[in-house]
């Protein structure tokens, strides 16, 4: 230089065109519960690498651009 995979909440993960205003554990908070703490119970905050595109409708499907991993550099 080519070629293929892989990027979602603070972490770990579901998703494979419409049920997503993106679920779930942990962890973070509030509140309840408890003499007080843990344990528990009930709520909240928190993500789709970034652009573009195709579609009536994209986390999802096609391009490019950034991170990452992996693989070949071989014949004539």
């Nucleotide at each position: 230089g080519u070629c293929c995979c892989c990027u979602u909440c603070g972490u770990c993960u579901a998703g494979u065109g419409g049920c997503c205003u993106a679920g779930g554990a942990c962890g973070c908070u509030a509140c309840c519960u408890u003499u007080u703490c843990a344990c528990g119970g009930u709520g909240g905050a928190a993500a789709c690498a970034g652009g573009g595109g195709u579609u009536c409708a994209a986390a999802c499907c096609c391009c490019c651009u950034a991170g990452g991993g992996g693989a070949u550099a071989c014949c004539a």
A computed fold for a 76-nucleotide RNA from an Alphaproteobacteria bacterium, annotated as transfer RNA. The coordinates come from a structure-prediction model, not an experiment, and the mean pLDDT is 83. The source organism's lineage runs through Bacteria, Pseudomonadati, Pseudomonadota and Alphaproteobacteria. The sequence was found in a public genome assembly. It matches the Rfam family "tRNA". It is annotated as a transfer RNA. Gene Ontology term of the family: triplet codon-amino acid adaptor activity.